[in-house]
Molecule: SAM riboswitch aptamer (S box leader)
Organism: Gammaproteobacteria bacterium
RNA sequence: CACUCAUCGAGACCGGCUGAGGGAUAGGCCCUUAGACGCCGGGGCAACCGCCAGGCCCAACCAGCCUGUAAAGGUGCCAACUCCUGCGAUUCGACCGCCUUCGGGGCGAGCGGAUCGACAGAUGAGCG
Numbered sequence: 001c002a003c004u005c006a007u008c009g010a011g012a013c014c015g016g017c018u019g020a021g022g023g024a025u026a027g028g029c030c031c032u033u034a035g036a037c038g039c040c041g042g043g044g045c046a047a048c049c050g051c052c053a054g055g056c057c058c059a060a061c062c063a064g065c066c067u068g069u070a071a072a073g074g075u076g077c078c079a080a081c082u083c084c085u086g087c088g089a090u091u092c093g094a095c096c097g098c099c100u101u102c103g104g105g106g107c108g109a110g111c112g113g114a115u116c117g118a119c120a121g122a123u124g125a126g127c128g
Base pairs, nucleotide, nucleotide: 001128003126004125005124006123007122008121013042014041015040016039017038021031022030023029025086026085027084028083043078044077045076048074049073052068053067054066055065056064082120087117088116089115090114091113092112093111096108097107098106099105
């Protein structure tokens, strides 16, 4: 760096250094000299891997899968839902335009809300 799988509405802050940007990208919105971002130290959150226990499978063991405990190990994380939106579908609402057999009936563009999905991204595990 590529690929595969899983997860992404919960949770968790102090000190020191530095000094102007940061929130991936575009727009919006927000954080920030009352010190952001980053680095270092400490603290914490969580439970992906690993550990442990049980179950399924098996003649049995291993492997695999599921559930649970714990948190001394490997990562990760500690503003805002991945901050929101971006592409598509369904549905609802108001407005506008057109058609009308006139019944607020039909059609269409754009806008806004909700839900679902895709894309992108992040993290872990596996693999090359």